[in-house]
Context: one part of a larger RNA
RNA sequence: CUGGGCGUAAAGCGCGUGUAGGUGGUUGCGUAAGUCACUUGUGAAAGCCCAUGGCUAAACUGUGGGAGGUCAGGUGAUACUGCGUAGCUAGAGGGUAGUAGAGGGGUGCGGAAUUCCGGGUGUAGUGGUGAAAUGCGUAGAUAUCCGGAGGAACACCAGAGGCGAAGGCGGCGCCCUGGACUAUACCUGACACUGAGACGCGAAAGCAUGGGUAGCGAACGGGAUUAGAGACCCCGGUAGUCCAUGCCGUAAACGAUGCACACUAGAUGUUCGUAUGGCACUGCCAUAUGAGCGUCGCAGCAAACGCGAUAAGUGUGCCGCCUGGGGAGUACGGUCGCAAGGCUAAAACUC
Numbered sequence: 001c002u003g004g005g006c007g008u009a010a011a012g013c014g015c016g017u018g019u020a021g022g023u024g025g026u027u028g029c030g031u032a033a034g035u036c037a038c039u040u041g042u043g044a045a046a047g048c049c050c051a052u053g054g055c056u057a058a059a060c061u062g063u064g065g066g067a068g069g070u071c072a073g074g075u076g077a078u079a080c081u082g083c084g085u086a087g088c089u090a091g092a093g094g095g096u097a098g099u100a101g102a103g104g105g106g107u108g109c110g111g112a113a114u115u116c117c118g119g120g121u122g123u124a125g126u127g128g129u130g131a132a133a134u135g136c137g138u139a140g141a142u143a144u145c146c147g148g149a150g151g152a153a154c155a156c157c158a159g160a161g162g163c164g165a166a167g168g169c170g171g172c173g174c175c176c177u178g179g180a181c182u183a184u185a186c187c188u189g190a191c192a193c194u195g196a197g198a199c200g201c202g203a204a205a206g207c208a209u210g211g212g213u214a215g216c217g218a219a220c221g222g223g224a225u226u227a228g229a230g231a232c233c234c235c236g237g238u239a240g241u242c243c244a245u246g247c248c249g250u251a252a253a254c255g256a257u258g259c260a261c262a263c264u265a266g267a268u269g270u271u272c273g274u275a276u277g278g279c280a281c282u283g284c285c286a287u288a289u290g291a292g293c294g295u296c297g298c299a300g301c302a303a304a305c306g307c308g309a310u311a312a313g314u315g316u317g318c319c320g321c322c323u324g325g326g327g328a329g330u331a332c333g334g335u336c337g338c339a340a341g342g343c344u345a346a347a348a349c350u351c
Stems, first nucleotide, its partner, number of pairs: 003323004007305002012319001014201004021194003025088007033081002035077007042069001048066007091191001092188003095184005103177007110154001115149007125136002162169002206247006215241002220236004258318006266296014300307002324351003333344004
């Protein structure tokens, strides 16, 4: 040194693209670097192993032999790995024909509702609560009808439904654009998997500049409640919420479950394809076969809860991470940021 783990006990980076590196399908031939065998050299002494001797024995110790190495040279072996070369098509990618979708960006349009403004009707209340009060209202409110303005969000459809790598995405049309799936087996011929760094994306809040502001609403003011009320409830209300551009880079960024591939009983619902068959053919049903999203469950796993082909089962490859609690995700240093702060990350001490 060969360790054990990561759904909930400490532990999967928030998510992707991808560099180095690690790993890599199938057949033939070559090579012989790894690998294996033999041999030569070397591997001081002590130590270790064996044999034997000396102290009465042992420890200790003398003598002889041996082992001991990511060592070097030579000779040989060629299954596996590597390298070179020539092929293959089962991985991967492409072509062709289709399909579904709130996937992304831009732009235009629509109706409902709230608020405000103008006008009509109309008169004393209205609003709000557990009950009230603050508030609004005879300068005419609330209610109701007509017209107008503006901002934000899109009821029903809507689903355990769909799409996306994640964050996330929901009215309708158009433009630009990413991905997935199915069928075919026409093309390329291992072009693959993972991915330290790096780069990009990344809810909400927050920041900068400019705009916008209907509703909601931190802060703030007021009314209540209460022993008090810094709250919960009520009346107001500024930032903000919205848009453009640029930052920030975090989250219970969760499936608290990294990615890829293979294998391992079934049952059932649902979404999108394809093929065949049937029917009282805008369609529906059955069977088969793919891709998703759910529920239950065998084996197995698991401390239990539970997981169970969407694995937490059985294996392989690669990355990340954990190593008692507190101190502390803190200090210091570095780095990024306009700032807020982010990332990296201890120790003393203590239990």
The prediction has a mean pLDDT of 88. A computed fold for a 351-nucleotide part of an RNA from an uncultured bacterium, annotated as small-subunit ribosomal RNA, central domain. Its Rfam family is "Bacterial small subunit ribosomal RNA". Its family is annotated with ribosome and structural constituent of ribosome in the Gene Ontology.